This is a predicted structure of an 87-nucleotide RNA (Glycine riboswitch aptamer) from Elioraea rosea. Model confidence (mean pLDDT): 83 of 100. The source organism's lineage runs through Bacteria, Pseudomonadati, Alphaproteobacteria, Acetobacterales and Elioraea.
[in-house]
RNA sequence: GUGCGGGAGAGAGCGGGCGCGGCCAGGCCGCACCGCCGCCGAAGGCGCAACCGGCCCCCGGAAACGCUCAGGCACAAAGGACCGCUU
Numbered sequence: 001g002u003g004c005g006g007g008a009g010a011g012a013g014c015g016g017g018c019g020c021g022g023c024c025a026g027g028c029c030g031c032a033c034c035g036c037c038g039c040c041g042a043a044g045g046c047g048c049a050a051c052c053g054g055c056c057c058c059c060g061g062a063a064a065c066g067c068u069c070a071g072g073c074a075c076a077a078a079g080g081a082c083c084g085c086u087u
Stems, first nucleotide, its partner, number of pairs: 001087001003085004011037001013036004019031005038073003044069001045067003051061004
């Protein structure tokens, strides 16, 4: 690395309209899209960085720490560091 299992966090936010579907008298609801604000961190990325190392006041490595670019924020699905088993 492969396969199987476990695996968290955060708005069911507000608005938009020529979108789709359902019910329908008006209109309402769901989904997607766009915008705005708020938030999460456990793919990845980055560092101002604990810690480790060296030829040591410089250099290298670097976390589950920090930042949140990416990603994510009802359920579900997907993803998911890390852990266990397997080969």